[in-house]
The RNA shown here (Bacterial RNase P class A) has 364 nucleotides and comes from Parafilimonas sp. NCBI's taxonomy places the organism under Bacteria, Bacteroidota, Chitinophagia, Chitinophagales, Parafilimonas. Its Rfam family is "Bacterial RNase P class A". It is annotated as a ribozyme. On this family, see Frank and Pace, Annu Rev Biochem 1998: "Ribonuclease P: unity and diversity in a tRNA processing ribozyme". The prediction has a mean pLDDT of 77.
RNA sequence: UUUGCUGUAAAAGCUAUCGCGUUUCUUUGAAGCGAGGAAAGUCCGGACAGCAAAGAGCAUCGCACCGGUGAAUAGCCGGGUCUCAAUUUAUUGAGAACAGAAAGUGCCACAGAAAAUAACCGUCCGCUUAGGCGGAUAAGGGUGAAAACGGGAGGUAAGAGCUCCCGGCGGUUUACAGUAAUGUAGAUCGAGGGUAAACCUUGCGUGCUGAAAUGUCACAUAGGUCUUGGUAAUGAAAGUUGGAGGGUGACUCGCCCUCUUCGAAAGAGCCAAGAUGGGUAGACAGCUUGAUUCUCUAGGGUAACCUGGUGAACAGAUAAAUGAUAGCAUUAACAGAAUCCGGCUUAUUAAAACAGCAAAAGGC
Numbered sequence: 001u002u003u004g005c006u007g008u009a010a011a012a013g014c015u016a017u018c019g020c021g022u023u024u025c026u027u028u029g030a031a032g033c034g035a036g037g038a039a040a041g042u043c044c045g046g047a048c049a050g051c052a053a054a055g056a057g058c059a060u061c062g063c064a065c066c067g068g069u070g071a072a073u074a075g076c077c078g079g080g081u082c083u084c085a086a087u088u089u090a091u092u093g094a095g096a097a098c099a100g101a102a103a104g105u106g107c108c109a110c111a112g113a114a115a116a117u118a119a120c121c122g123u124c125c126g127c128u129u130a131g132g133c134g135g136a137u138a139a140g141g142g143u144g145a146a147a148a149c150g151g152g153a154g155g156u157a158a159g160a161g162c163u164c165c166c167g168g169c170g171g172u173u174u175a176c177a178g179u180a181a182u183g184u185a186g187a188u189c190g191a192g193g194g195u196a197a198a199c200c201u202u203g204c205g206u207g208c209u210g211a212a213a214u215g216u217c218a219c220a221u222a223g224g225u226c227u228u229g230g231u232a233a234u235g236a237a238a239g240u241u242g243g244a245g246g247g248u249g250a251c252u253c254g255c256c257c258u259c260u261u262c263g264a265a266a267g268a269g270c271c272a273a274g275a276u277g278g279g280u281a282g283a284c285a286g287c288u289u290g291a292u293u294c295u296c297u298a299g300g301g302u303a304a305c306c307u308g309g310u311g312a313a314c315a316g317a318u319a320a321a322u323g324a325u326a327g328c329a330u331u332a333a334c335a336g337a338a339u340c341c342g343g344c345u346u347a348u349u350a351a352a353a354c355a356g357c358a359a360a361a362g363g364c
Stems, first nucleotide, its partner, number of pairs: 001360008010349001013328006020034006036334001040345002043343005048210004055253003061205004065079005080098001081096006099201002104199002106195003120141002122137006149167006169190009214285004224276008232241003242260007261268002292313003296309005
């Protein structure tokens, strides 16, 4: 220098005329603004709104190494431990549903003697009618993902942590380093291994619904009809007890709220629940100035990110708006807001730019 691969960032239009939605105004016109990096998925977290107001027990659900950041239980950044891969021997990259198996229960198919109450082959000892039988053993072999922690020495009939030495794993503890998780070294005591995305234990936290939420106004009707439950006692009254119903996250206790009226009676009225039937379905708010986005810049921080300064920007539809024509230009694909915001995941890559890696050629 060229080519290829991966990633980052980014996501084209300009002019004129007419048209669409919305805001403002000097109003039959003029001016301003008008779809995305994912607007998708509806997966996670919130803002906001509503459900009248305490609590306790227990349940339900969620989270789980350390520190930082953040509105956040989302996510992100840095570090620790473990696992995997590559390379070449200490680096790089990726992943983790990363509290606990020394509280308890359960499970580990098949094969294998046996998956924790071990003995198939083998080894050793004894007997023998020479076919085999009895006892001991877990060092060797086989089965398996995994077989009673590993190696060596002694010891033994042959063997075994039976004894000793050196290690591995785990618990407790001391010292040093570190904010911490942890790391290094020592002492001491022990255990067969795995599994908690098995039940479980520990610690921390924990209401629901969702803009068709919710609120206001207008209009209209039949405050209709039927069924069930309550309408009790005391008291001058207020109230108290009781009854029926409701609320407080599923349940219990507790707490709170509504009705408990008139009548001699029948009954009427009131409260609650259910059924049936009729009327209405319109307007406004919520609705877009913020945990907001972008340019330039100062400082702090490894970074994520934080604190400042400067300048600029801002769709609000409600069956749902941005299109048509002409010219120039060439940068394609995935694709269209519906309360808003922060994330995660998925879809897509034409040209140019930047970064990394690999190969080739040339030069020094």